[in-house]
Context: one part of a larger RNA
Molecule: small-subunit ribosomal RNA, 5' domain
Organism: uncultured bacterium
């Protein structure tokens, strides 16, 4: 000299854009951060309309509307965090003839006909509460069997083809296994009744099957990236095998038996240390440090451990049991987990608001309208960084005043104020005033497909409507007014920049060399000057 997620010390005008618990993965009051579907489903509440009343209410429908419940998808995504982990955790390239995959696409086939429960709700009972127990009724796209049925799966056979070693892919006969659910709009052609409605007909949205795809995920294996030999020998499921058993799948992954193997100075075992990577810093470069913010992968989720449920689980806001800890309590018993976003307390040199908003972009549910979203957008606070613009501009004496040094003639601050003419960036104050919006969606017209249909519903075009937390914000213009905006740190040499006064090895500087004992450019102040500037120095690291 460059960096920095930085602190300190002194000063600070605005702006845009990034950034802000590097320590205590230390404990946390309080609100919020995951829900959605009533177009699966069954009984309620509250509106309302009708009908009855003995005016106490009762009933029948629902365009509506609210919370529980059952049901279905979602909670494995999105946010955090960097403890453990030196290992196939991770990068890279390779392979799975040993795998799995909800939602979505894309073509095949199919949805036939039955049963049996449960919650809700009632009712009784137990508890202080959490809540929990029995009895009674019902319903479903909940649950269970029976049909159909193979493109599918297991065996036994055969035929063909192909490879990468177990083998693989087709094709063909047999036997065995072996699936579904329904809701919603509209019509009335066809089928029953026959005004009109359905179990008819028709689109939509589901459900089943088995194919392929597209992403996702799962395993292996090759190479790679640490510090210690003052760690040298390590291993019983330990190597391998045969057989079972598990798993979506291979496999000592578990278990049984049988063998005695296996790794190690090309560093095994041990110990310290660390999430890793794309990248950041520096460095001419090779190299060296590091892995904040962002994006990938992986761990974790109050400590240990367990499985359940599902496509899919380290299951942060599921469950179950242990251990510290906090709460509640009628002492029997229960609750609860901010490494989410805010915030508290704690620890520090030292890190923000219990802010708006779903407008956009993303995600979950839904037929849609929407609902939910502390993801995200935005605002707010920190000169923490980076960049950017202001703190005025031109004239003005041989040159005010103070202040300063003088050799006492003057010198210097110094065109520097003043004064005089202008100018208006920023802040201020009046006035207008956005793009961020485009879809979804309603509403009109045109074409096209389904189909009996000038219902109806899809898909395209093309007109108008609707929606903005940021925000009355950016921009624009208009008033006014030089008016509100400069400080830090150095001057002994490295290093750019000197003079007085005061102290007198005191009292102080100090990166290094060194200054200071009576004239000290190195201490203190002042006057001047040099660097840098909304900053400047100083510590800390690293190159």
């Nucleotide at each position: 000299g460059g960096a920095c997620g930085a602190a300190c010390g002194c000063u600070g005008g605005c702006g845009g854009c990034g950034u802000g618990c590097u320590u205590a993965a230390c404990a946390c009051a309080u609100g919020c951060a995951a829900g959605u579907c009533g177009a699966g489903g069954g009984a309620g509440g509250c509106c309302g309309a009708c009908c009855c009343u003995u005016c106490g209410g009762g009933g029948u429908c629902g365009a509506g509307u609210c919370g529980a419940c059952c049901g279905g998808c979602g909670g494995a995504c999105g946010g955090g965090u960097g403890a453990g982990u030196a290992a196939c955790a991770c990068g890279u390239g390779a392979c799975c003839a040993a795998c799995c995959u909800a939602c979505c696409u894309u073509g095949g086939g199919g949805u036939g006909g039955g049963g049996g429960a449960u919650a809700a709700c009632c009712u009784g009972g137990g508890g202080a509460a959490a809540c929990c127990c029995g009895g009674g009724c019902u319903a479903a796209u909940a649950c269970c069997g029976c049909a159909u049925g193979a493109a599918g799966u297991g065996c036994c056979g055969u035929c063909g083809u192909c490879g990468c070693a177990u083998g693989g892919c087709g094709g063909u006969g047999g036997c065995a296994u072996g699936a579904a659910a329904g809701g919603g709009g509209g019509c009335c052609u066809c089928u029953g009744c026959u005004u009109g409605c359905a179990a008819g007909c028709u689109c939509c949205c589901g459900c089943c099957u088995g194919a392929a795809g597209a992403g996702g995920g799962g395993g292996u294996c090759g190479c790679g990236g640490c510090g210690u030999a003052u760690c040298a020998g390590c291993u019983a499921g330990u190597u391998g095998g045969u057989a079972g058993g598990g798993u979506a799948a291979c496999g000592g992954c578990c278990u049984a038996c049988c063998a005695a193997g296996g790794c190690g100075a090309c560093g095994a075992c041990g110990c310290g240390u660390a999430g890793u990577g794309g990248g950041u810093c520096u460095g001419a470069g090779a190299g060296g440090a590091c892995g904040a913010c962002c994006c990938g992968c992986c761990a974790c989720a109050u400590u240990g451990g367990g499985a359940c449920u599902g496509a899919g689980a380290u299951a942060c806001g599921g469950c179950c049991c242990a251990g510290a800890c906090u709460c509640c309590u009628a002492c029997g018993g229960g609750a609860g987990g901010c490494a989410g976003c805010a915030g508290u307390g704690g620890g520090g040199a030292a890190u923000a608001u219990u802010g708006c908003g779903c407008a956009a972009u993303g995600g979950c549910c839904g037929a849609a309208a929407g609902g939910c979203u502390g993801a995200c957008g935005c605002a707010g606070c920190g000169a923490c960084g980076c960049c950017g613009c202001g703190u005025g501009u031109g004239g003005g004496a041989g040159g005010a005043a103070g202040c300063u040094c003088u050799u006492c003639g003057g010198g210097g601050u110094g065109u520097a104020a003043a004064c005089c003419a202008c100018u208006g960036u920023c802040a201020g104050g009046g006035g207008g005033g956005a793009a961020g919006a485009a879809a979804c969606c309603c509403g009109g017209u045109c074409g096209g497909g389904c189909a009996a249909a000038u219902a109806g519903c899809c898909c395209g075009g093309u007109c108008g409507g609707u929606u903005g937390a940021c925000g009355g914000u950016a921009c624009c213009u208009c008033c006014a007014a030089a008016g509100g905006a400069a400080g830090c740190g150095c001057c002994g040499g490295c290093u750019a920049a000197c003079u007085c006064c005061g102290u007198g090895c005191c009292a102080g500087c100090a990166g290094c060399c060194g200054c200071g004992g009576u004239a000290a450019g190195a201490c203190g102040g002042a006057g001047g000057g040099c660097g840098c500037a909304a900053g400047c120095g100083u510590u800390g690291u690293u190159c």